Predicted 3D model of a 100-nucleotide RNA (Guanidine-I riboswitch aptamer). It was read from a public genome assembly, where an Rfam model found it. Its mean pLDDT, the model's own confidence on a scale to 100, is 78. Rfam family: Guanidine-I riboswitch aptamer. Rfam links the family to the GO term regulation of gene expression.
RNA sequence: AAACAUGUUUUCUAGGGUUCCGCGGUAAAGUCCGGCUGGUCCGAGAGAAAACUCACGGAUAAUUUUUCUGUGUACACGGAGGGAUAAAAGCCCGGGAGAU
Numbered sequence: 001a002a003a004c005a006u007g008u009u010u011u012c013u014a015g016g017g018u019u020c021c022g023c024g025g026u027a028a029a030g031u032c033c034g035g036c037u038g039g040u041c042c043g044a045g046a047g048a049a050a051a052c053u054c055a056c057g058g059a060u061a062a063u064u065u066u067u068c069u070g071u072g073u074a075c076a077c078g079g080a081g082g083g084a085u086a087a088a089a090g091c092c093c094g095g096g097a098g099a100u
Base pairs, nucleotide, nucleotide: 007052008051009050010049011048012047015042016041020039021038022036023034024033025032054072055071056070057069058068059067061065075095077098081093082092083091
């Protein structure tokens, strides 16, 4: 010094806690305590899928753009600490520091 938009969105998963619901304490509790197999919820750059996008081609109409379509959209080890939310986290700082 070293890379293409190291692109966007949605759904889901690993994972995560405790606002709400449920459950338990408990006989009773919309108010107290407990995260507890759960539902809601949060949720991956380095997890999955899809759509879009972008790049390069092909066909088509047509005359500089329309429509359709093919291929590609790779790779990626990683703290501590801090931040948000009710709270926590593979969330955010962050493809950061650092390592190779």

Overview:
The model forms 100% of the base pairs in the Rfam consensus.